[in-house]
RNA sequence: GCCGGCAUAGCUCAAUGGUAGAGCAACACUUUUGUAAAGUGAAGGUUGCGGGUUCGAUUCCCUCUGCCGGCU
Numbered sequence: 001g002c003c004g005g006c007a008u009a010g011c012u013c014a015a016u017g018g019u020a021g022a023g024c025a026a027c028a029c030u031u032u033u034g035u036a037a038a039g040u041g042a043a044g045g046u047u048g049c050g051g052g053u054u055c056g057a058u059u060c061c062c063u064c065u066g067c068c069g070g071c072u
Stems, first nucleotide, its partner, number of pairs: 001071007010024004018055001027041004048064001050062003
């Protein structure tokens, strides 16, 4: 230099154009003499930045940024 993949909750990951979810963690409550475990509940997201297409974009297209891999 060229090519490809990935970026979503604190962490690990879903969601193949139609209201963004799960597990774990953290928080509250129940249980216990107390802790742990277990159970219940609530909360937590400008979907990496910026544009485009579309009635509608996490999803499709382009640029940029970061990470990973391959080729020379």
Background:
The RNA shown here (transfer RNA) has 72 nucleotides and comes from an uncultured bacterium. The sequence was found in a public genome assembly. Its mean pLDDT, the model's own confidence on a scale to 100, is 83. It matches the Rfam family "tRNA".